Model confidence (mean pLDDT): 83 of 100. Predicted 3D model of a 79-nucleotide RNA (c-di-GMP-I-GGC riboswitch aptamer) from a Syntrophomonadaceae bacterium. Rfam family: c-di-GMP-I-GGC riboswitch aptamer. The family is grouped with related families in Rfam's "c-di-GMP_I riboswitch clan".
RNA sequence: ACUGUUAAAGGCAAACCCGUAGAAAUGCGGGGGCGCAAAGCCAUGGGUCCGCCUACAGCGGAUUGCCAGGUUGCCGGUC
Numbered sequence: 001a002c003u004g005u006u007a008a009a010g011g012c013a014a015a016c017c018c019g020u021a022g023a024a025a026u027g028c029g030g031g032g033g034c035g036c037a038a039a040g041c042c043a044u045g046g047g048u049c050c051g052c053c054u055a056c057a058g059c060g061g062a063u064u065g066c067c068a069g070g071u072u073g074c075c076g077g078u079c
Stems, first nucleotide, its partner, number of pairs: 001078004011036002016031006034065001040071003044068003047063006
């Protein structure tokens, strides 16, 4: 620098259930474990979802486990 086929040390945690915050999308804590090599972080672009609105416009919100981009990084492999 490129890369994720094996192993090890570890990490994260979908659905669902309980509690809790919220008008909602959804967040947080516990259980759980479908999966994940960035499923670490950043709402920057697009997408999707919720609310206001006559409205496809506009405004406010949510999602990074939808995609792209930015940024940092463990272990292994190859050069």

Of the family's consensus pairs, 95% are formed in the model. The organism belongs to Syntrophomonadaceae, within Bacteria.